């Protein structure tokens, strides 16, 4: 300087003029109430304070919080799926194993079981899993040709060494061995089983012994281990109109009801009294108001521990809470880019232009997506130069 890795920060600053919003305090005005001291609620206006995000998003995982439901147990359904750890928990983070990719910094991985059963392997190819002879190879016989060396056809046989198909052909590589081949023998590599040492582990170094049995696929069913109750702030809780409806008391007594004075009837009176009206009080619960609701597994500085995700101690700060939703517009300077002029190489001078993905609605930890521009820190390779 070029080429890449792996992180992290920022997401415009200052001024001025109109504006939202929410709080705090105060004047003024106007309902209400008052024990006449003041209280308490609205509006207005000028002051004072707060006022988005790095993802405030998607709502995909986990938690807190509320409210339901709950004796264990199994089964069913859902997840997760190397180890050890971090954490309130995770499907997250570290650090590590191991497999792949990269010369490397480093990346990527749904990474338990396929010697429990099913079940599938498309096209291609003979043959796709109880293997399998399409060509080739070899070895016997036949038969035609023959320059007598063979060559052509065709039958039986034997062979997974070549060739050819496929992602994927029943270990691989080389020596020996055969008629040709073959773990048929042997050496290394691989598989598989046992010992030993190292590690908490997950593995991993050696060492023996096995001739090799078990293609792959579990993001096919399934097995095997661990975890999971439902329902979400329209959760929930408090207050509480109108209007309907529900209970309780007390009155009236409006029957064609019952009883009383009776042998029956009827009328009148008492008394009871369903239902009904009326007066009063209760309690549900709509609307509507307010809680929940923002101090919290919280930011920030510092110190210990810990390879690291964090843990722990201190000291310090209060940081949007609105309810159909405010945090926004315009002008200027500044930085930022983009050529043009000058230039003593510091720099100055006109002039043009971009400015993004996106917006809280109960909180918190993650993960995933979006994303104009600019900044810093670590490392890796190539050059080149001293």
């Nucleotide at each position: 300087c070029g080429a890449g890795a792996g992180g992290u920060c920022u997401g415009g600053a200052c001024g001025g003029c109109c504006g939202c919003u929410c709080c705090g305090a105060g004047c003024g005005c106007g309902c209400g109430g008052u024990u006449c001291g003041c209280c308490g609620c609205g509006c207005u206006c000028g002051c004072g304070g707060g006022g988005a995000g790095g993802a405030a998003a998607g709502u995909c995982c986990g938690g807190g919080c509320u409210c339901c439901a709950c004796g264990g147990g199994u089964c069913a359904g859902g997840g997760u799926g190397g180890u050890u750890g971090c954490c309130a928990a995770c499907g997250g983070c570290a650090a590590c194993c191991g497999g792949c990719c990269g010369c490397g910094a480093g990346g990527c991985c749904a990474g338990g079981g396929a010697a429990a059963g099913u079940g599938c392997c498309a096209c291609a190819g003979a043959a796709a899993a109880c293997a399998a002879a399409c060509c080739g190879c070899c070895g016997c016989g036949c038969g035609g040709c023959u320059u007598c060396g063979g060559u052509c056809g065709g039958g039986c046989g034997g062979u997974a060494a070549g060739g050819g198909u496929g992602a994927a052909a029943c270990g691989g590589u080389g020596c020996g061995g055969u008629a040709a081949g073959a773990g048929c023998g042997c050496a290394c590599c691989g598989c598989g089983g046992g010992c030993u040492c190292g590690g908490u582990g997950a593995c991993g170094c050696g060492c023996c012994c096995g001739g090799c049995a078990g293609g792959g696929c579990a993001a096919a069913c399934c097995c095997c281990a661990c975890c999971c109750g439902g329902a979400g702030a329209a959760a929930g809780a408090u207050c509480a109109a109108a209007u309907a409806g529900g209970g309780a008391a007390g009155g009236c007594g409006c029957a064609c009801g019952a009883c009383g004075a009776c042998g029956a009837c009827c009328c009148g009176c008492g008394c009871c009294a369903a239902g009904g009206c009326c007066u009063u009080c209760c309690g549900g619960g709509u609307a509507g108001a307010u809680c929940g609701u923002u101090c919290g597994a919280g930011g920030c500085c510092g110190g210990g521990c810990g390879c690291g995700a964090g843990c722990u101690c201190g000291g310090u700060c209060c940081c949007a809470g609105a309810g159909a939703a405010a945090u926004g517009g315009c002008c200027g300077u500044c930085a930022c880019c983009c050529g043009c002029c000058c230039u003593u190489c510091g720099g100055g001078g006109a002039g043009g232009g971009a400015g993004a993905c996106a917006g809280a609605a109960c909180c918190c930890g993650g993960c995933u997506u979006a994303c104009a521009g600019g900044g810093c820190c670590u490392c890796u390779c190539g050059c080149g130069c001293g």